[in-house]
């Protein structure tokens, strides 16, 4: 330097053709118990990694740039 791959909630991730952002763990509230744990029931206003384009509309698409991994040299 040049390729590909990811960066989405507190953690770990989905989001396949572009159309209300979700899942599981944590974490809060609640119910049961003399009280706990377990269970069970409820709770998500996340600049989607910056920005800048395309489009009626963008996590998705297209440039640039940060970061993280892997490959060529």
């Nucleotide at each position: 330097g040049c390729c590909c791959c990811g960066g989405u909630a507190g953690c770990u991730c989905a989001g396949u053709u572009g159309g209300u952002a979700g899942a599981g763990c944590a974490a809060g509230g609640g119910a049961c118990u003399g009280a706990a744990a377990a269970u069970c029931c409820c709770u998500g206003u996340g600049u989607c990694g910056g920005u800048g384009g395309u489009u009626c509309a963008a996590g998705u698409c297209c440039g640039c740039c940060c970061c993280g991994g892997g490959g060529c040299a």
Predicted 3D model of a 73-nucleotide RNA (transfer RNA) from a Clostridia bacterium.
It matches the Rfam family "tRNA". Rfam classes the family as a transfer RNA. About the family: Transfer RNA (tRNA) molecules are approximately 80 nucleotides in length. Rfam links the family to the GO term triplet codon-amino acid adaptor activity.